Molecule: glmS glucosamine-6-phosphate activated ribozyme aptamer
Organism: Desulfosporosinus sp.
RNA sequence: CAAUAAUAUAAAGCGCCAGGACCUUAGGAGUUCUAAUUGAUAAGGUCGACGAGGAAGAGGGUUAUCGAAGAAUUCGGCGGAUCCCUCUCGGUGGCUUGUCACCGUAAAGCUUACUUAAAACCGAGGAGUAAUUUUCGGGACAAAGGUAAAGCUGACAAGACAA
Numbered sequence: 001c002a003a004u005a006a007u008a009u010a011a012a013g014c015g016c017c018a019g020g021a022c023c024u025u026a027g028g029a030g031u032u033c034u035a036a037u038u039g040a041u042a043a044g045g046u047c048g049a050c051g052a053g054g055a056a057g058a059g060g061g062u063u064a065u066c067g068a069a070g071a072a073u074u075c076g077g078c079g080g081a082u083c084c085c086u087c088u089c090g091g092u093g094g095c096u097u098g099u100c101a102c103c104g105u106a107a108a109g110c111u112u113a114c115u116u117a118a119a120a121c122c123g124a125g126g127a128g129u130a131a132u133u134u135u136c137g138g139g140a141c142a143a144a145g146g147u148a149a150a151g152c153u154g155a156c157a158a159g160a161c162a163a
Base pairs, nucleotide, nucleotide: 014079015078016077017076019075020047021046022045023044024043025042026041029038030037031036050067051066052065056088057087058086059085060084061083089104090103091102092101093100095159096158097157098156099155108153109152110151111150112149113147114146115145121138122137123136124135125134126133127132
């Protein structure tokens, strides 16, 4: 240095679980002729939001944007967070300075166009006693947002430069 094997890490629509639901084992006691069944409780476990979009810096705030599915817990809760506000810095509005507006380095607005959703569902397989989980294949459908594309539109004051 390369190969192989094992272990750990990788996460930001992300993580977690004291409630809850569900599973397994044990199980006082009750019902019953029996078999069997229900089951307080205990221990262990499972579930607990499907993707799209989103980061100049600092401080502050908290029910942080968008739709999909479903009518089942995507219940309930905790933490975080690219969300919001203020300031600073930066960009556009021909140049400089200030103010104003809109933005964040792909850095102005509007319109058009463009921009592979995923889960769900179907099929096959793996792990687990089970709840459940996971891989592969098939496969339909968003909204917000974005765009270095096209078209249109785009500030005030003072000053400078050019004609």